[in-house]
Context: one part of a larger RNA
């Protein structure tokens, strides 16, 4: 490579947008590039296969004849499928119109609870902490309690296998700006679609640069314990950081460990959003239907576990990835980065 695979055995890219490329709905017309048929030319010789053939006593070998050389070129024709051109269509896709839900994003502002600190009042000998203690705090008046003030960070209850987002992620309240989605309708466009190497953008936490901020927490660090030791677990402190603005980094158990799209294939039950119907004075209840999110389960699949209309079932299109363990996500080279490092990514050797 072929083949086979990628939930857990090796293997789905962290996520999206998207150029090239690949693939692509229904009905006509046309063309005849692909495709198919026939004919012609060519496909050197040797080689190969066949022959009751010929030459060495046979054979190998040599000679002869036939075939093959599955290919290429050209001509004539066929037109189902693919492609090209052209016309039309509406079911794919999109737009409009009418509704709907939402912690989707950004900015500005506001609020209460709590912790800490400061000031003052009351008040006196302890407080704190632990398995038990000690370090620590406290007669310079702590802890407790009341009043006032400052400041930062996070938003209890609601809260829910509930919602939104492509993923990362998003949770007090109000206002402004803004993205997406769903349902109904069927007015408009008329295949405008799907996927996507390279590329571009986004991307938790930690970390980095500059400037701010700093309540609580808290790597490092100091101290107290524990212990044989204790560079830990427990305790008292505590710097970076955690927060904000701007700029980097680009990783993760970035996980549903399951790429995206379309179609098809029993049901049952909960829940979120919408529409229709039945019923009613009305809201409920009940039925149908679309979209989402859970559980159970048939066929089928699976090595099993399990999955099962939210598929890991049945098919098609397309991208990414895997190919024994270690060496190793290392070395080298290259690109990126301020750095930390990231991306790409071997081999010797060894089992």
């Nucleotide at each position: 490579u072929u083949g086979g695979g990628u939930g857990u055995a090796a293997a789905g890219g962290g996520u999206g947008c998207g150029c090239a490329g690949g693939c692509g709905g229904u009905c006509g017309a046309u063309u005849a590039a692909g495709u198919c048929a026939g004919a012609a030319g060519u496909g050197a010789a040797a080689u190969g296969u066949c022959u009751a053939c010929g030459g060495c006593u046979c054979a190998a070998c040599c000679g002869a004849g036939a075939c093959a050389c599955u290919g290429c070129u050209c001509c004539u024709g066929a037109u189902a499928c693919u492609g090209g051109u052209u016309g039309a269509c509406u079911u794919g896709a999109g737009u409009g119109c009418g509704g709907a839900a939402g912690g989707g994003g950004a900015g500005c502002g506001u609020g209460g609870a709590a912790u800490u600190c400061c000031u003052g009042g009351u008040g006196u000998a302890g407080c704190g902490g632990u398995g038990a203690a000690a370090u620590g705090c406290g007669u310079a008046g702590a802890u407790a309690u009341c009043a006032g003030g400052a400041g930062g960070a996070a938003c209890a209850c609601c809260g829910g296998u509930g919602g939104c987002g492509a993923a990362g992620g998003c949770g007090a309240c109000g206002c402004u700006c803004u993205g997406g989605u769903c349902c109904g309708u069927a007015a408009c466009u008329g295949a405008c679609g799907c996927u996507c190497a390279u590329g571009c953008a986004c991307g938790a936490a930690a970390g980095c640069c500059a400037g701010g901020g700093g309540a609580g927490c808290g790597a490092a660090c100091g101290g107290g314990a524990u212990u044989a030791g204790a560079u830990a677990c427990c305790c008292c402190g505590g710097u970076a950081g955690u927060c904000c603005u701007g700029g980097c980094c680009g990783u993760a158990a970035a996980c549903g460990u399951u790429g995206g799209g379309c179609a098809c294939u029993a049901g049952g039950u909960g829940u979120g959003g919408g529409a229709g119907g039945u019923a009613u004075c009305g809201a409920c209840c009940c039925c149908u239907u679309c979209c989402g999110u859970g559980c159970c389960g048939u066929a089928g699949c699976u090595a099993a576990c399990g999955c099962a209309u939210u598929a890991a079932g049945u098919g098609c299109c397309u991208c990414a990835c895997c190919u024994g363990g270690g060496g190793a996500g290392u070395a080298c080279g290259a690109g990126c980065g301020c750095a930390a490092g990231c991306u790409u990514g071997a081999a010797a050797c060894u089992c």

A computed fold for a 351-nucleotide part of an RNA from a Candidatus Omnitrophota bacterium, annotated as small-subunit ribosomal RNA, central domain. Rfam family: Bacterial small subunit ribosomal RNA. Its mean pLDDT, the model's own confidence on a scale to 100, is 88. It was read from a public genome assembly.